[in-house]
Source information: Transfer RNA from a Chitinophagaceae bacterium, 73 nucleotides, folded computationally. Its Rfam family is "tRNA". The organism belongs to Chitinophagaceae, within Bacteria. The RNAcentral record of the sequence draws on ENA and MGnify. Its mean pLDDT, the model's own confidence on a scale to 100, is 81.
RNA sequence: UGGCUUAUAGUUCAAUGGAGAAGAAUACUGUGCUACGAACACAGAGAUAGAAGUUCGACUCUUCUUAAGCCAA
Repeated sequence: UGGCUUAUAGUUCAAUGGAGAAGAAUACUGUGCUACGAACACAGAGAUAGAAGUUCGACUCUUCUUAAGCCAA
């Protein structure tokens, strides 16, 4: 320098271009339970790397940028 892959909640993973609400586990917070904790039950908060574009509609398709990894020179 060129090419390829990846980026979603604190963490690990889902989600054919289509619903109204991006879902689950775990972690966290609260309540219950308990003599107190843990475990368990219920509830709550929390995310699409950034910016444009296409589309009636984008996590999904296109372009650029950023970060990580791989290959070639």